The RNA shown here (c-di-GMP-I riboswitch aptamer) has 81 nucleotides and comes from Candidatus Rokuibacteriota. The sequence is in RNAcentral, with records from Ribocentre. NCBI's taxonomy places the organism under Bacteria, Bacteria candidate phyla.
RNA sequence: UCCCGAUAAGGGCACACCCGUCGCGAGGCGGGGCCGCAAAGCCACGGGCCAGGCGAGGCGCCUGACGGCCGGGCUACCGAA
Numbered sequence: 001u002c003c004c005g006a007u008a009a010g011g012g013c014a015c016a017c018c019c020g021u022c023g024c025g026a027g028g029c030g031g032g033g034c035c036g037c038a039a040a041g042c043c044a045c046g047g048g049c050c051a052g053g054c055g056a057g058g059c060g061c062c063u064g065a066c067g068g069c070c071g072g073g074c075u076a077c078c079g080a081a
Stems, first nucleotide, its partner, number of pairs: 004079002012037002017032006035068001041074003045071003048066001050064006
């Protein structure tokens, strides 16, 4: 340094749900919350799910959305075995 990841240390993130708010919607944002997470940090590149729309033949296309569904790229704290 890389791999790896502990019932270690100090911290971090925040599902469901609730309140407020924005959006046709998927869903976003703020607060609470604490199921979980060693990249649950970033990108949105491939696939996927979801919403709105257009078309038509069982699917295609467009726009949007998730990013805590899988893969990929970049970066990063700690250090037992």